This is a predicted structure of a 397-nucleotide RNA (Bacterial RNase P class A) from a Ktedonobacteraceae bacterium. Its mean pLDDT, the model's own confidence on a scale to 100, is 77. The gene name in the source record is rnpB.

This record gives sequence, structure tokens and C1' cells, in this order.
RNA sequence: UGAGUAAGACAGGCAAUCGCGGGCGGCAACGCCCGAGGAAAGUCCGAACUCCGCAGAGCAGGAUGCUGGCUAACGGCCAGUGAGGGUGACCUCAAGGAAAGUGCCACAGAAACAUACCGCCCGGCACCUCCAAUGCAGCCGGGUAAGGGUGAAAUGGUGAGGUAAGAGCUUACCAGCGGUCGGGUGACCGGCCGGCUGGGUAAACCCCAUCUGGAGCAAGACCAAAUAGGAGGGAUAGUACGUCUGCCGAGGCAGCGUACUUGCAGGCUGCUCGUCUGUAAACCUCCGGGUUGGUUGCUUGAGACAGUGGGUAACUGCUGUCCUAGAUAGAUGAUUGCCACCUACGCGGCCACAAGACCGUGCAGGCACAGAAUUCGGCUUAUGGAUUGCUCACACC
Repeated sequence: UGAGUAAGACAGGCAAUCGCGGGCGGCAACGCCCGAGGAAAGUCCGAACUCCGCAGAGCAGGAUGCUGGCUAACGGCCAGUGAGGGUGACCUCAAGGAAAGUGCCACAGAAACAUACCGCCCGGCACCUCCAAUGCAGCCGGGUAAGGGUGAAAUGGUGAGGUAAGAGCUUACCAGCGGUCGGGUGACCGGCCGGCUGGGUAAACCCCAUCUGGAGCAAGACCAAAUAGGAGGGAUAGUACGUCUGCCGAGGCAGCGUACUUGCAGGCUGCUCGUCUGUAAACCUCCGGGUUGGUUGCUUGAGACAGUGGGUAACUGCUGUCCUAGAUAGAUGAUUGCCACCUACGCGGCCACAAGACCGUGCAGGCACAGAAUUCGGCUUAUGGAUUGCUCACACC
């Protein structure tokens, strides 16, 4: 100097004039205070809060998935382990189980839970040759999985020895598996020993562990005002008591009230159980009509900032200070000037000279992504310039 990688922070400042929303003061005029983000976006997760009258259980469905910690919680964050990528700083991981079961591994290839196409070796037949041996081609039997081919993957890998030719057959190193000892909270790591050892796939179904009710501020609460209903479906009982009412032939009938049983409907926002409410007609379905007004929820929070203690860190204890939008067709803006920052160009300084960096100055241009709507903790995406740490390469001293 260039390229890369990681982290935290910022997102312009000041002044004047005019304008807007909320709050406070004031009779008013007016005055004072506050007024959009690091992502407010996406609506992907988690909650707070509200309602489903109250209170559940099981199943289904869904989510997560290495270990330990943080947190109100999370699929998040921190630290670590293992695997993979990168020269490296660093980055990524949908990281439990294939020995519970069921599937799948196309095509190619002889063969993909099983296997011998080419080949290699041994023996025999037969051919040529005077004979024998040997060799080429062919046929039959046996042995083989080291070599070749196919493939993502082919009886663990590489080297050596050995063998008729080969093979963990033997051996050295390594991978896997099993046993044992040590370290660590743990995932896991390391040492020693051993028989040699037929896969992969669960972001396939599934199994295991943990978690999980639903809907959502257009949730809800209150006030005011207005209105018009129609059609269809639809179970239909019993027992006991009564101080009640009516009738009467004086213990019966009917009505009413209470309780229980049975039936029916509705709620618990998937189903079942259970439970609650209502009712012997409530309720359900469809069509149609009225009300689209106001107040509240609405901003004091798992809050922010500073100091200090603990912790590798995420985070957390204590002390102190502060109150920082609440709109509702939706406010937080416009203009001017000066400065800050960035880019290009010019001039001067510094430097032995030049270049670069740096400093000063002139001029022109630029100044990102974007806009609260119940609130908060995360993740993801968009984006401007600056700073710091680390890695690699080159050049100079």
C1' cells in the first nucleotide's frame, strides 16, 4: 500500500422566521415543556395484557433436537464439543435414534442386504509338432475378489511380506467397533488391549426426549342513539313435596312453585371424557333491516442513563438520576445561512527529489435505507460514512 475478516458505536450540528400534534399555566392574548428508527420494515418466533363464566384430563395436531449456562420466555444469545469450508484471521451446521419397524438407493453395472462381466491361478480334454516340453486359440471342472470396468457408494484403507493365484492370511500405520483406565459438570478427549469389520438415507414415514388450549387492541370495557322482521329445522317427559290458586262427588283433577331423574340445545374456538348454563322451547340455519357516534384501553415499562460489585461471556446484584410521541384520514414540517462528513479537480506546505500519506486552502457536486398506531425481547432483510482489532500478499528501511 492492497485484499480480507471480526466487533461496537453514529445516523448530522447550530441559529432565525413561519407552521403542526399533545401536556401545563392563563379570562384572553400568549408563554413553557415534549414530539418518528437502528431498523419504526418483514409479520418469522417468544411473551406481557384482554376475552372465551369457573376449573380440568386424555388423544390428535404442531414445534424443538450435541453439551453447559443466560433469560419472563423463545426456534434467541453466550461459552464449549464434534464435523465441514478457508493459506489464514475466521465462517457454517435441519448436530438424538438405522441394533423397534416400514420404505428408498434411479441410470449404469455381473451384482446395491448382495454379487462374479473381463481377468488371475490349478487340473483335464483337444490342436500344431517326429517325440517331449512350451506357447496361441477353444471347451469342461475347481479356486479367487488383490487388478480392470460401472457407479455417489461394491466383502475397511495404504505399504510390505506371503501365496498356485489371492484374501487381515501375517505385519506396520490409520479409520470403525468392543473392552478397560485416566481427564472433564457434560457433550467429548487421551492411553492400553482385542477379534478383524457387508453400507447409505430419518430437510423419508417412524421411534425417543422436552414443550405446546384458542383468538387477538379491528382484543376488550363503558356511554349514547336507532331499529323490522320473515322463512325453515326442532325434542316435548316422569317422580316427589307444597303453607299457594281454581273446581268438586272431600281426596281427586288442573294450574303454579321447588327439588331430583331423563331428554334436548348451547359454551369450554380440532375430537373424546368431564364440567357448566339454559330449557321442556329455548336454541340452530338462511334472507332482510338498524347502529359505522363518543369515551376508554393509550403509554411508568421484564424502562433508560451513570457509577460500582460478580461473571471468560451472554448477563446480573446494589446505589443514584430521569420521565422522553400517543395521532385517528392520521401531527413531528418548510425556507434561509453557517459548519461537520464524503467525492472529483487545482494550489501551497512537508519530503534530498518524486510519488503516496498527512496538513492548509479554493471551487463544484453530494449527503443513504426509510415513517410510530397496545407494548416489549429476538431473528431476517434494506442502507451511508467513519473507527478499532486481527489475517494474508507485496515493497522499502
It matches the Rfam family "Bacterial RNase P class A". It is annotated as a ribozyme. About the family: Ribonuclease P (RNase P) is a ubiquitous endoribonuclease, found in archaea, bacteria and eukarya as well as chloroplasts and mitochondria.